Large-subunit ribosomal RNA, domain VI from a Pseudobdellovibrionaceae bacterium, 266 nucleotides, folded computationally. The coordinates come from a structure-prediction model, not an experiment, and the mean pLDDT is 87. Its Rfam family is "Bacterial large subunit ribosomal RNA".
[in-house]
Context: one part of a larger RNA
């Protein structure tokens, strides 16, 4: 642009893409079988590899935005207390979120037409014969089935709800005044979303992001004061102090302001 008004949903499926593996064990059953020795079909459990999918509850990883700890050096007038560099100096942990070696699924079963193949009924040839007319059975394959995506499927599909019901002049081509409606977009605050755009959640009738309160979780027990010790250092206050992504609350900040889309639809 299109899908003969516009608009927002929910939907069906022509189609196309995926997936499709596969051992061991236990029973049937030490049964059929077989002289023995061995040793089943059919069926019915249980449990594994490989792959793939999603996911972080637990088990690690990371986690240069979080806590401690410590070496050398400068720096903050000295002590104390930070602070800067030196592979995030190194070192011990670790929230969220991404992660596998970690959690959970997955192939399935059912059905149809079939291949070799295996039959019934049966002639051409009085016989025989699965073909020749006919009629069944048969495969991890082939068509549904299962997972995903599809209405540019120009054969443009169906539902279901919303909006729009002026006037006036006219050479019938239109003009002028009045009115812009459902909705949607720009823009702005953002992520469960992304390269970018989409997409999702919002925009004061507001909890969308930031503060800010409190809370989980991390780390470990701040600083300064007292006390004990010559001191180093230990203890008491104090499961403190501190805190990035996490949850719950709360309009303090900041989501200002515009635009487009019309009058009943060949």
């Nucleotide at each position: 642009c299109g899908u003969a008004g516009g608009a927002a949903a929910a939907u069906u499926g022509a189609g196309u893409a995926g997936a499709g593996c596969u051992g061991u064990c236990c029973u049937u059953a030490g049964u059929a079988c077989g002289a023995g020795a061995g040793g089943a079909c059919c069926g019915g459990g249980a449990u594994g590899g490989a792959c793939g999918a999603a996911c972080c509850u637990c088990u690690g990883g990371u986690g240069u935005u979080c806590c401690a700890g410590u070496u050398g050096u400068c720096g903050c007038g000295c002590c104390a207390g930070c602070g800067g560099c030196a592979c995030g100096g190194c070192u011990g942990g670790g929230u969220a979120g991404c992660u596998a070696u970690g959690u959970u699924c997955g192939g399935a079963a059912c059905g149809g037409a079939u291949a070799a193949c295996c039959g019934c009924u049966g002639a051409a040839a009085g016989c025989a014969u699965c073909u020749a007319a006919g009629c069944g059975g048969g495969a991890a394959g082939c068509c549904a089935a299962c997972u995903a995506c599809a209405a540019g499927a120009u054969u443009a599909g169906u539902u279901u709800u919303c909006c729009c019901u002026a006037a006036a002049c006219u050479u019938c081509g239109g003009u002028u005044u009045c009115u812009u409606a459902a909705g949607a977009c720009u823009c702005c605050u953002u992520g469960g979303a992304g390269a970018c755009u989409a997409c999702a959640a919002g925009g004061u009738u507001g909890a969308u992001a930031g503060g800010c309160g409190g809370a989980a979780g991390g780390u470990g027990u701040a600083a300064g004061u007292c006390c004990a010790g010559u001191a180093a250092u230990g203890g008491a206050u104090u499961c403190a102090g501190c805190u990035g992504a996490u949850c719950c609350g709360u309009a303090c900040u900041a989501a200002u302001a515009g635009u487009c889309g019309u009058g009943a639809g060949g």